Annotation:
Predicted 3D model of RNase P RNA and transfer RNA as a complex of 449 nucleotides. Model confidence (mean pLDDT): 76 of 100. Rfam match: Bacterial RNase P class A. It is annotated as a ribozyme.

[in-house]
RNA sequence: GGAGUCGGCCGGGUAAUCGCUCUUUUGCUUUUGUAAUUGAGAGGAAAGUCCGGGCUCCACAGGACAGAGUGCCAGAUAACAUCUGGGAGGCGUGAGCCUAUGGAAAGUGCCACAGAAAAUAUACCGCCGACUUUUGUCGGUAAGGGUGAAAUGGUGUGGUAAGAGCGCACCGCGCUGAUAGUAAUAUCAGUGGCAGGGUAAACCCCACUCGGAGCAAGACCAAAUAGAGGGGCGCAUUGUUCGCAAUAAGACGUGGUCCGCGUUGUCCCUGGGUAGGUUGCUUAAGGUGUACGGUGACGUAUAUCCUAGAUGAAUGAUUGCCUCUAUCAGCUUGCUGAUAGAACAGAACCCGGCUUAUAGGCCGACUCCCUCA
RNA sequence: UCCCCGGUAGCUCAGUUGUUAGAGCUGGUGACUGUUAAUCACUAGGUCGGCGGUUCGAGCCCGUCCCGGGGAGCCA
Numbered sequence: 001g002g003a004g005u006c007g008g009c010c011g012g013g014u015a016a017u018c019g020c021u022c023u024u025u026u027g028c029u030u031u032u033g034u035a036a037u038u039g040a041g042a043g044g045a046a047a048g049u050c051c052g053g054g055c056u057c058c059a060c061a062g063g064a065c066a067g068a069g070u071g072c073c074a075g076a077u078a079a080c081a082u083c084u085g086g087g088a089g090g091c092g093u094g095a096g097c098c099u100a101u102g103g104a105a106a107g108u109g110c111c112a113c114a115g116a117a118a119a120u121a122u123a124c125c126g127c128c129g130a131c132u133u134u135u136g137u138c139g140g141u142a143a144g145g146g147u148g149a150a151a152u153g154g155u156g157u158g159g160u161a162a163g164a165g166c167g168c169a170c171c172g173c174g175c176u177g178a179u180a181g182u183a184a185u186a187u188c189a190g191u192g193g194c195a196g197g198g199u200a201a202a203c204c205c206c207a208c209u210c211g212g213a214g215c216a217a218g219a220c221c222a223a224a225u226a227g228a229g230g231g232g233c234g235c236a237u238u239g240u241u242c243g244c245a246a247u248a249a250g251a252c253g254u255g256g257u258c259c260g261c262g263u264u265g266u267c268c269c270u271g272g273g274u275a276g277g278u279u280g281c282u283u284a285a286g287g288u289g290u291a292c293g294g295u296g297a298c299g300u301a302u303a304u305c306c307u308a309g310a311u312g313a314a315u316g317a318u319u320g321c322c323u324c325u326a327u328c329a330g331c332u333u334g335c336u337g338a339u340a341g342a343a344c345a346g347a348a349c350c351c352g353g354c355u356u357a358u359a360g361g362c363c364g365a366c367u368c369c370c371u372c373a
Numbered sequence: 374u375c376c377c378c379g380g381u382a383g384c385u386c387a388g389u390u391g392u393u394a395g396a397g398c399u400g401g402u403g404a405c406u407g408u409u410a411a412u413c414a415c416u417a418g419g420u421c422g423g424c425g426g427u428u429c430g431a432g433c434c435c436g437u438c439c440c441g442g443g444g445a446g447c448c449a
Stems, first nucleotide, its partner, number of pairs: 001369010012322007020041003025036004043344001047355002050353005055214004062259004067210005072086005087101001088099004102205002107203002109199003124145002126141006153171006172194001173192008218279003228270006236247004250264004272448002286305008323342009374445007383398004400416005422438005
């Protein structure tokens, strides 16, 4: 100097004027409101709504089946499909990156075309032997050819009629044991001639997890009316002071069935009314600094900070200066001037993640190549 | 906020258990006719919404993104 990997951060700044939402205080009106004044006012993804939780209601959640999800091991966490560390496999010269990464000897299914044969096996060409005048027939064989994405361990050597784990050595694989490790797993030793290819993001088996709904949850206040009409299911029993009560049945309690629990007449169609307001609501598994523990995710202690709450939905517009980018012009060839523009995108109950979008810029750590000393 | 459905030829749609993607209309050429229409024959036309993964192989299975459409309030 070039190429690259990983991690973190910023993501226009500033001043003035005019506006918007919430808010403090005061005045007027006092029902709403109005005027002045104080303070605050979008993000790293607020997004997609893909996971997980908090919160709320229904038994603070029950049982069985069905169903859904996850899938190496250990840990972190409120929880997770997230994160951290490790193992195994793959890619890269390397820094590093990727992996839905349990089980195919529990069972079932599928593997088009080609090919002899796609998994109970099998013999097209070839090789070898026997018979046969020849063509050919019978038998042996998986070394070689050929087909295919995939062909029944690989290499070598002995052996044989030709061959073959048929024997042997090494590698691979299975089983057993020992050692290390919490474990996944690794190493070593012994043993078995080798055991039936792939597919589980096919059914399935194994292990673990999961009740449903969602702030339009839920609570309170106010307003309005035809608490109307039709239909389906149920309308049974007992007690009675004749008002009713209890039990059963049915229905409902936001995916399916049965049980259980709770509520009670319930569901459908037609028609009618209201489309306010308050609360939930932002102090939260909260942010930042320091110390300690831990390889780390993270945890503990302590100090400090207050940081949007709109609802037909605020957070904006104009101008000046500066910053950056693009285009054009001038030349003193890296400066000046003019014009245009400022990435993705906008909170809606709240958090932890994931994924996707993102102009431009900054910082740190590391790797490879080239050159010079 | 929650839930559901769809995207395949120019248009309307098929294609469930993965193995070369089809129909009708439309378009083009030819025949028939004096000519046109109708009819008949032949023919063209597809990155199956995009990207990635599983698999020998993906329209189909899985993940993610994009686009389009629809439903759910209260009195009750």